[in-house]
RNA sequence: UCAGUUGGCUGGAUGGCCGCUAUCAUUUGCGUGGUAGAGGAAAGUCCGGGCUCCGAGGAGACAGGAUGCCGGAUAACGUCCGGCGAGGGUGACCUUAGGGAAAGUGCCACAGAAAGGAUACCGCCCUGCUUUAUGCAGGGUAAGGGUGAAAGGGUGCGGUAAGGGCGCACCGCGUUUUUGGUAACAAAGGCGGCUUGGUAAACCCCAUCCGGAGCAAGACCAAAUAGGGGCAGCGCGAAACAGCGUUGGCGCAAGCCUUCACUGCUUUCAGAUCCGUCUUUUGAUUGACUGCCCGGGUUGGUUGCAUGAGAUGUCUGGUAACAGCCAUCCUAGAUGAAUGGUCAUCGCCCUACCGAUAUAAUGUCGGCAGGGUACAAAACCCGGCUUACAGGCCAACUGAUAUU
Numbered sequence: 001u002c003a004g005u006u007g008g009c010u011g012g013a014u015g016g017c018c019g020c021u022a023u024c025a026u027u028u029g030c031g032u033g034g035u036a037g038a039g040g041a042a043a044g045u046c047c048g049g050g051c052u053c054c055g056a057g058g059a060g061a062c063a064g065g066a067u068g069c070c071g072g073a074u075a076a077c078g079u080c081c082g083g084c085g086a087g088g089g090u091g092a093c094c095u096u097a098g099g100g101a102a103a104g105u106g107c108c109a110c111a112g113a114a115a116g117g118a119u120a121c122c123g124c125c126c127u128g129c130u131u132u133a134u135g136c137a138g139g140g141u142a143a144g145g146g147u148g149a150a151a152g153g154g155u156g157c158g159g160u161a162a163g164g165g166c167g168c169a170c171c172g173c174g175u176u177u178u179u180g181g182u183a184a185c186a187a188a189g190g191c192g193g194c195u196u197g198g199u200a201a202a203c204c205c206c207a208u209c210c211g212g213a214g215c216a217a218g219a220c221c222a223a224a225u226a227g228g229g230g231c232a233g234c235g236c237g238a239a240a241c242a243g244c245g246u247u248g249g250c251g252c253a254a255g256c257c258u259u260c261a262c263u264g265c266u267u268u269c270a271g272a273u274c275c276g277u278c279u280u281u282u283g284a285u286u287g288a289c290u291g292c293c294c295g296g297g298u299u300g301g302u303u304g305c306a307u308g309a310g311a312u313g314u315c316u317g318g319u320a321a322c323a324g325c326c327a328u329c330c331u332a333g334a335u336g337a338a339u340g341g342u343c344a345u346c347g348c349c350c351u352a353c354c355g356a357u358a359u360a361a362u363g364u365c366g367g368c369a370g371g372g373u374a375c376a377a378a379a380c381c382c383g384g385c386u387u388a389c390a391g392g393c394c395a396a397c398u399g400a401u402a403u404u
Base pairs, nucleotide, nucleotide: 001400002399003398004397005396006395007394008393009392010391012346013345014344015343016342017341018340020037021036022035023034024033025032026031039375043386044385046384047383048382049381050380051214052213053212054211056282057281058280059279060278061277062276064210065209066208067207068206069083070082071081072080073079084098085096086095087094088093099205100204104203105202106199107198108197121145122144123141124140125139126138127137128136129135153171154170155169156168157167158166173192174191175190176189177188178187179186180185218303219302220301221300228294229293230292231291232290233289237269238268239267240266241264242263243262245260248257249256250255271286272285273284274283310329311328312327313326315324316323317322347373348372349371350370351369353367354366355365356364357363
């Protein structure tokens, strides 16, 4: 100097005039003044929660869904941090849907002889026959060739009729021991058959976890209407106690026993309803309940609604994510939806011209002219992920070239 990798910040500023929203102060009132007023993604609506309401709680099973190496952070997560394994890259680094294929099922097109407990097309070797051509028949073979994404351990040496883990060495694989590490895992050694395709973001198995709906949630006020109608199913119980009356009997009377009816916001039992489904247990409600069909009123206002798992900064702990103490700050709240319009000057970028300077080349500085200035807009709030983005700046690391 060039090329690349990773991380972070910014992405317009100032002034004048006019206008808008919230809030505070002030004025008898009209008005006046102060303060604040769109993002790093506000987007996607993909995850996780705070909050609100509904669902009856516990235990077990099933269904459905999510995650999937190890350790840590967090309110939590499918997020983040640090590691391990595998793959890519010269490297800095990047990717990873990373448990199980001998529990089972499915799939691997075409080509090829053969694609799973799979195989002999060409070829190689041995024997025999014969028309002596490289023909036929039998046996052995999977090292070489072909097809394919992939042909079932790899390389080398020996051996063999030719071959083959047939034997051996190294690697690989399985198993086991020791060491290091919290662990995933790594290294070293022993033994062994020289057996063990791929695919699970295919079904599946294993481990762990999981209520639903959402600010159009919810609360209040006002107003209005029909606490509506039809069909079907099941039910509209039992006992005790109390009150009042009643039948009969006893008693001088008070009263006692008994029969029947009514009442009871009383008690117990039974039945029904209540979770995605079922079982069990507890609880709540109950004169209703379950299913289907038809129909009426309301669409207005206030609130929820901006102090938070908040932001910024130093220090401490930690490799880091992050956590803690202390200090400082308050930073939109609209409701058809405010935060704008206009003028001027500057900032930044690109192109052309002119001048200066330096170089191998690119370049740098100044002047002048023209053009451009990205992606894009809160709607309860927060932590993430994903996607979009003209341009500018900073830091660290890797490679190449040249000079010293």

Model confidence (mean pLDDT): 75 of 100.
Bacterial RNase P class A from an Alphaproteobacteria bacterium, 404 nucleotides, folded computationally.